Source information:
Predicted 3D model of a 97-nucleotide RNA (Glycine riboswitch aptamer) from Paenibacillus sp. J2TS4. The organism belongs to Paenibacillus, within Bacteria. The coordinates come from a structure-prediction model, not an experiment, and the mean pLDDT is 83. The RNAcentral record of the sequence draws on Rfam.

[in-house]
């Protein structure tokens, strides 16, 4: 140096500000209506870079099979204004050598 760990450090993409229903807040007010980049829930449409799952070559095995990576694939989870999160990269510190 490679590597490992930690850090409220820096950078960090994609996809409906969708529609319905209920609640909350505000306005008008007779009932109720309207608005909300407020909350919950359902439906359909999408995204993939938390996590999760699948898998090639290779290796083991007489064989059946086992093992086997991802930024690939699937979308269970998560997400689809902002915020939060965010693989990964950089930086700092420690370990190690």
């Nucleotide at each position: 140096a490679g590597g490992a760990u930690a850090c409220a450090a820096g950078g960090g993409a994609g996809a409906g500000a969708u529609u319905g229903c209920c609640g909350c807040u505000g306005a008008c007010g007779g009932a109720g209506u309207c608005a909300g980049a407020c909350g919950g829930u359902a439906a359909c449409g999408c995204c993939g870079a938390a996590g999760g799952a699948g898998u090639a070559a290779g290796c083991c095995g007489c064989a059946a099979g086992g093992u086997g990576a991802a930024u690939c694939u699937c979308u269970c989870a998560g997400g689809c204004a902002a915020a939060a999160g965010g693989a990964c990269c950089u930086g700092u510190a420690u370990c190690g050598g």